[in-house]
Predicted 3D model of a 78-nucleotide RNA (c-di-GMP-I riboswitch aptamer) from uncultured Geobacter sp. It was read from a public genome assembly, where an Rfam model found it. Model confidence (mean pLDDT): 86 of 100. Its Rfam family is "c-di-GMP-I riboswitch aptamer". From the family's description: GEMM was predicted in a large-scale screen for bacterial structured RNA regulatory elements.

RNA sequence: UUCUGACAAGAGCAAACCACUAGCAAUAUUGGGGCGCAAAGCUACGGGUCCGCCGGUGCGGAUAGCCGGGUUGCCGAA
Numbered sequence: 001u002u003c004u005g006a007c008a009a010g011a012g013c014a015a016a017c018c019a020c021u022a023g024c025a026a027u028a029u030u031g032g033g034g035c036g037c038a039a040a041g042c043u044a045c046g047g048g049u050c051c052g053c054c055g056g057u058g059c060g061g062a063u064a065g066c067c068g069g070g071u072u073g074c075c076g077a078a
Base pairs, nucleotide, nucleotide: 004076005075012037013036017032018031019030021028022027035065041071042070043069045068046067047066048063049062050061051060052059053058
């Protein structure tokens, strides 16, 4: 350094739900709240799913905590 992930250490994030706000909606920000997570950091590139328009073999949006890919990163037992 790479692979890798432990009854390690120090940290981190934050499901459902509730409230405000935004949005046609899916859903998202913020605050509370913790189900969990070794990338539950980032990324919409591929697939899936969801929403809207439409009715064409389509267009737009959402989801990264659905799967895969790309990329950055803490620690050091085996």